The part of an RNA shown here (large-subunit ribosomal RNA, domain V) has 582 nucleotides and comes from an uncultured Rhodocyclaceae bacterium. It matches the Rfam family "Bacterial large subunit ribosomal RNA".
Context: one part of a larger RNA
This record gives sequence, C1' cells and structure tokens, in this order.
RNA sequence: CCCGCGGCAAGACGGAAAGACCCCAUGAACCUUUACUGUAGCUUUGCAUUGGACUUUGAACCGGUCUGUGUAGGAUAGGUGGGAGGCUUUGAAGCCCGGACGCUAGUUCGGGUGGAGCAACCUUGAAAUACCACCCUGGUUUGUUUGAGGUUCUAACCAUGGCCCGUGAAUCCGGGUCUGGGACCGUGCAUGGUAGGCAGUUUGACUGGGGCGGUCUCCUCCCAAAGCGUAACGGAGGAGUACGAAGGUACGCUAGGUACGGUCGGACAUCGUGCUAAUAGUGCAAUGGCAUAAGCGUGCUUGACUGCGAGACUCACACGUCGAGCAGGUACGAAAGUAGGUCAUAGUGAUCCGGUGGUUCUGUAUGGAAGGGCCAUCGCUCAACGGAUAAAAGGUACUCUGGGGAUAACAGGCUAAUACCGCCCAAGAGUUCAUAUCGACGGCGGUGUUGGCACCUCGAUGUCGGCUCAUCACAUCCUGGGGCUGUAGCCGGUCCCAAGGGUAUGGCUGUUCGCCAUUUAAAGUGGUACGUGAGCUGGGUUUAAAACGUCGUGAGACAGUUUGGUCCCUAUCUGCCGUGGG
Repeated sequence: CCCGCGGCAAGACGGAAAGACCCCAUGAACCUUUACUGUAGCUUUGCAUUGGACUUUGAACCGGUCUGUGUAGGAUAGGUGGGAGGCUUUGAAGCCCGGACGCUAGUUCGGGUGGAGCAACCUUGAAAUACCACCCUGGUUUGUUUGAGGUUCUAACCAUGGCCCGUGAAUCCGGGUCUGGGACCGUGCAUGGUAGGCAGUUUGACUGGGGCGGUCUCCUCCCAAAGCGUAACGGAGGAGUACGAAGGUACGCUAGGUACGGUCGGACAUCGUGCUAAUAGUGCAAUGGCAUAAGCGUGCUUGACUGCGAGACUCACACGUCGAGCAGGUACGAAAGUAGGUCAUAGUGAUCCGGUGGUUCUGUAUGGAAGGGCCAUCGCUCAACGGAUAAAAGGUACUCUGGGGAUAACAGGCUAAUACCGCCCAAGAGUUCAUAUCGACGGCGGUGUUGGCACCUCGAUGUCGGCUCAUCACAUCCUGGGGCUGUAGCCGGUCCCAAGGGUAUGGCUGUUCGCCAUUUAAAGUGGUACGUGAGCUGGGUUUAAAACGUCGUGAGACAGUUUGGUCCCUAUCUGCCGUGGG
C1' cells in the first nucleotide's frame, strides 16, 4: 500500500412518509349559532270533501211602524215635491187609566168616557204630521239571504271495538251486522307563523409569519435626489361641507403690532400722534397666491344662464381639468367692459335596476294603450370608497387535499439595539492621597445572551431535561509561580503567568436553574446542531380520551391546571476499535 473478518454508531444535513406544526388557496369536509337563504315537520286561517234540526247573537235587503228640541217662534219644525183642502157619527178635541220614548218640555200607542174639531195669519234659510208621496238619521218588528257561537241528530267520514261470512290456517283485506264517535277528525289546494331537525353557502385584503391592533376613498406639505413622477404599518395635518350671499357688477376703502398721551379703563374696549410695513385678513387643513387687492364696505341685482366650443393639460383605460370664441336672452356700468358661481387645490361613487316631470321618437295586423327610447332629475358610510350578491357569522386538538423554506416555531447564518467581558480618560470616594481598592459623565473594543432579519432546510435538519460517553477553549474553582497592597503574622484584596491533573453526595421539583442538608483542596465558566434519541429514557412540552377554573349563546378555546397516552431501522460508504492475509 492492497484485500478481508469481528465490532461501535460520530458523519453521509443517513433510510422510511410530496411536514400532521405554521402560512397560503376567492381549496375541502364535518360541527355550531340570535350569519344568510331555503326546507321537512308542527301550526294558523280560508275553500272543498260537508249534511239536517233547534237556539243565541251580528250584518245586508224588502215590507210595516215609530223617530228627529241651536236661536227667533204658539212649540220637540229631519229634507224635497205635490197641495187648498183632507180626516171625522165606521166617533174629532178634551178628560181618566195603562204601555213605550224622552233633551222632563212633551211626543206617541191601547182601552174607557166624551159628542165636534184641524189648516194659510206672526216669526223662519226652509211652511205646515191639515193631507199624500219619495227619501235621510237612529230605533223596533215580520220575512229572506248570510256570518259567528252553542246544543242535538245521522246519512258522508272514522273505528288499529264485538259478532258472522269469504275461510280449509289468517290479529291482513273485503262484505254484512251491532255498537261507539261524527259533520268534528282526516285529507287536498291556497295562505301567515315557527323551524340548525335538515340542506346549500358565505365569513375581505394589506401586514417585516399569522393573529390581536391599525388601515382601505379624497385634499395639503415633507420624504422626492432644482421638469413630471416616485415606496414604506415613513413624518405632520385635514375632508365626506358651507353660502341666495360668503355669488355678479359698479364705486369706494386698507389691515396687524408697538411706543407715547388720554375720565371711569385694567396687559388688552373706544380716542389722538409717531414708528414699523403685510407680520393682518381669506367660512374650514396645509401649501401656493392676493394691495390693480383674491382682504373690507355700500348700491343695484341673479351669468350659481340655454345651445355649443377652436385648442390644450392630465392620462393604461375609465375618470378628471382649463378654455378663447359663436348664437340666444340677461345683470351691473356713462362707457370701455365684466359676469357660464365662490382666491385655487378636498367636500365624493361607475354600471345595472327603479321612481318623477317633459318629449315633432317607437308602438309586434290596424287605431290606441301598455312597455321602451331620448332630455332633465331623484334613490347607495355600494366608506373593503374601480363598487363580486337584493340577501351571509363562527369552530375544528376528529380533521383532509394542494402548495410554500415566496412565510413562522428548533438549529445554523448575518447583525449587535440589549446582555456579558475587557480597555481609555479620571470628576469623586478612600482622614491626607484619583489609580491598595472603588469609580460618575463620556469614549473604544471583544464575545454572541435576549432580540432583529427571514438567507439554507416545510417531496421532514426529531424538540426540554436526565443517563452514558466525552472532546476543546481559558475570561482559572483547586493545586503551581509571581507583582502591588490601605500586605506585621494568620487570613485576605487585586492584577500577571499557567489548561498537567483534578473539579461531590443527598432532599424537593419533569426541570436546566434554584433553595436546603452534609462534605471537599476545589465543588470553575463556556463551546461542541443550547455536544450526544440510526446510543438509552420519555418525567415536561406538543395529537386523539376525560375533568376543573375562566372565556364563549354555542361548536369550542386558554405560554391556566389535572389524569392517561405505540420512540422504527439487519450499517452500503466515510470514520473509529480489535484482528488476519498478501
């Protein structure tokens, strides 16, 4: 050097299983509910199947009969029309008895007695219940139709009651009969309610992982790198309107501050003078404007017009913005002219669908109409604001699929805010004296704890602690050698050199850590995928079962607790140990 054999498991991010954790998908499935929309079932009502009688109580109609009081006025005048006469010995007025109504004044009916009366005149919107007719308001009554309630009947309907028959077996079915219910029940159609019992679905995105929080449209400034534009969960603020004057026009005017003076009067009221010069004001945030004022007034007014629009700005599109000029008619102004809202930039919502007004449009054989179009206008915190539907919340540890190291948890990497260690300067403490020892305010390094980032790995890099076996560093716990000391000695303090060797057993806890007990020369600090699960364990964490507390309507949930709970791999290569052959 080559080839074996027996072993060990440190590595081959070893094998196994398109990661179950996490995120994503306009994925799935189950489960929940006061998510949405349906629906079985239950239930309400109407009609039908569905008939008789009696009774109670409504409604409508025909007929009879009564009823009716503002004031004035004989007095309780319902309205209108006809009408000068009608009723009456077939018994009027009055009186007596009784009933009804009633605004207590009277009206009306029945019986008796009685023996001849009523109407135009006055007042009134309207003239006689003197008389007749038709109606109104309210009452009463006969009848008809119809509604509701109750009782009852039997013939529909029911009997999963008895008996007989088909029938030899038959508790089924059919027929007969008796009995019991009974127009109920049941059923059909329509209709309102209820309805996680069941079904189909929805349950946004951004995001230095996701969730929680915050945000989502528009305006102003910075970032923004002197054209425009330009991101972030970058830094600051605003809007979701207001105004018939706060618009138009003609004419006119100039604020604010400060100093001094001046009754009450004051830092600040109104008055005067000087200085300053836009600091004031602008309906509302900021920016840019504004004195020829766009700021502040007065007069007159409605251009806060109709039909258009050359040409531009902006711009993926769709939106959005500016606009001279023309025609019509108008306001102000002597006129020239100015005026198509407001100093400008926010004050907002596409399409569909529907409403309203108008219209020389259309009109399904024709004439119309309905409907539609066109013009004007209205209805969205469609605010997740380019708006998926008219209409929508949750759980999953019982879970599943497709994907992702585009994205989290372990480990590694980068960084070093934080943490630890060291150094520089030296104010001060140390009786005196900065530096024996300690060291403020600051400065400079190292290591890589807690973090930050999300770079390898999600077609898998097994996670805490213990056991076993270790190996390295030195910022040294002991043992060794030194310097200084605020080192007398014994003990110490601090610093320098030094990694050869060594560096505990028990109790409690899953613990690392920690506390306690007792030893020891000492019971070191760290790295090694917080060394080590193809070496062990499996107490903890972190599946499925179950319980408590708390939260939740609930399904369920909880770095809350509690009991239980499958740890696979025969070693090919590298490596290491032992051994043999050439």